[in-house]
Context: one part of a larger RNA
């Protein structure tokens, strides 16, 4: 001296841009944070409204809502508990998968039997649940087929495995018959993710010196998407270690970040990338992907319901609450942009995301007025009583209007996509759809915010620490080794520039100044 996710004191005008539980990975009331698809599939309402012979009917409306099926839910958001480890970093590889996307190529053929929804009886306090009957699919089975595939084979060859339809248009003898998007089976290739290996780095402790039997290799066999003691049978006796093994202590790691002239040294808060973790331990199960934060099941501890038989829960998501603490914000708006899931699409969900609100918690930047103004006014403080300083400061007199108040106007941030229209392929086709162009509208949380123009008005806005050396800044009064002070030296027992007031000054400034940390 520079820094800080700080926190204390006194003090505070404004505005941007950041930034906010470092401690209790403690405990958790309430709303939320993951849905979506009727163009995959059977059912399928109510209120209201019309009318009415009061019995209905018709709208609502194939619409809510459920349910089966499909795709998401493995991302996105949170925390750092464990970990010293192929966990990170950072290079280097071989024995592997990869849903949605993109390109290629072949095919999508006949059938079959359930099941939820619902109806109907029951059990239970609920949670739930049992039993019988009916129905459907892109739900399920199992037949055909089988360029390419995989499996035996040196090779002929042989064996094994697939599939689902919706939805527009045109004909139509009323069942097909051409075609478009969408999808589906099957293989190949990419891309994009992700599993494994390996070569070096990676805190501190020798008042830890030995460690190790699936332990180190081998063969045979199982496992996996895959190399492997990765499991298991047998056979050898090996393997690591003072270049520090095993053991303890502590800790996510990295790009960065502060400091430094660097060479270091300290750090991982926000922002990016990797790990790990989800109230504690275990465990699969679905799936392309989990051994899954808002899924399952299993034991534990805690909290809650209970009719005591029995059952419900997991904020380290986003707000908020107790607790703990020197200390850390709203139980807000909006999906308008951006990105994601789902869907053809319109659109819906999105506490991811943009916004706002709260803290001077940091960093920039504005402002608290300029200019003249000496009877150098009073008034205070000092005094050698002569004055000296406060001090051009003030009053006065002319001015100017940032910010904050008020009036008024008022954005960018939204132009894509969908629709239209024209054209080019597709097509038997002016349908449908794909690509290209063109031109018109339409949609803003933030926000009547920014910004701008206008009014009046110095009016509403200045603290804090020091002043004995270090180290800018000196005088008086109290007190009298007391009461205090102090970052070292040290001050203070009666003339204290060091203690407490006064007036004076120095220094920084909506901040200052202390403590803590780290170079």
């Nucleotide at each position: 001296g520079a820094a800080u996710g700080a926190a204390c004191g006194u003090u505070g005008g404004c505005g941007g841009c950041g930034u906010g539980c470092c401690u209790a990975a403690c405990a958790c009331a309430u709303g939320c944070a993951a849905g979506u698809c009727g163009a995959g599939c059977g059912u399928g309402a109510a209120a209201g409204u019309a009318u009415u012979u009061c019995g209905g009917u018709a709208u609502g409306a194939g619409u809510a809502a459920a349910g089966c099926g499909g795709c998401g839910a493995a991302c996105g958001g949170g925390u750092g508990a464990g970990u010293a480890a192929c966990g990170c970093g950072u290079g280097a590889g071989a024995a592997u998968c990869u849903a949605c996307c993109u390109u290629u190529u072949a095919g999508u053929g006949a059938a079959g039997a359930a099941u939820a929804c619902c109806u109907u009886u029951g059990g239970g306090a609920a949670a739930c649940u049992a039993a019988a009957g009916u129905u459907a699919a892109u739900g399920c089975u199992g037949c055909a087929u089988a360029u390419g595939u995989c499996u035996c084979g040196u090779a002929a060859g042989a064996g094994a495995g697939a599939a689902a339809g919706a939805u527009g248009g045109c004909c139509u003898c009323u069942u097909u018959g051409c075609u478009g998007u969408c999808g589906c089976u099957a293989a190949a290739a990419g891309a994009u993710g992700a599993g494994c290996u390996u070569a070096u780095a990676u805190u501190c402790u020798a008042u830890u010196a030995g460690u190790u039997a699936g332990u180190u290799g081998g063969u045979g066999g199982g496992g996996u998407a895959a190399a492997g003691g990765c499991c298991u049978a047998c056979c050898a006796a090996g393997a690591c270690u003072a270049u520090g093994a095993u053991g303890g202590a502590u800790a996510a790691c990295c790009g960065g970040c502060c400091u430094g002239a660097g060479a270091g040294g300290g750090u991982g808060u926000a922002c990016g990338g990797u790990c790990a973790c989800a109230u504690u331990g275990g465990a699969a199960c679905u799936u392309a992907g989990a051994c899954a934060c808002g899924g399952u099941c299993c034991a534990a501890a805690c909290u809650c319901c209970u009719a005591c038989g029995g059952g419900a829960g997991g904020c380290a998501g986003c707000a908020g609450u107790g607790a703990g603490g020197a200390a850390u914000a709203u139980u807000g708006c909006a999906c308008a942009a951006u990105g994601g899931g789902c869907g053809a699409a319109a659109g819906c969900c999105u506490g991811a995301u943009g916004c706002a609100g709260c803290g001077a918690c940091g960093c920039c930047g504005c402002g608290u007025g300029g200019a003249g103004g000496a009877u150098g006014a009073c008034g205070g403080u000092c005094u050698u009583c002569g004055g000296a300083u406060u001090g051009u400061a003030a009053a006065c007199u002319c001015c100017u209007g940032u910010u904050a108040a008020g009036u008024g106007g008022g954005a960018a941030a939204a132009a894509a996509g969908a629709a239209c229209c024209g054209u080019u392929g597709u097509u038997a086709a002016u349908a449908g759809c794909a690509g290209c162009g063109g031109g018109a509208g339409a949609u803003g949380a933030u926000g009547g915010u920014a910004c701008c123009a206008c009014u009046a008005g110095a009016g509403a806005a200045a603290g804090c620490a020091c002043c004995g050396g270090c180290u800018a800044a000196c005088u008086u009064c109290g007190u009298g080794c007391c009461a205090g002070c102090a970052g070292c030296c040290g001050c203070g027992g009666u003339a204290a520039u060091a203690c407490g007031a006064g007036g004076g000054g120095u220094g920084c400034a909506a901040a200052c100044g202390u403590u803590a940390u780290u170079c």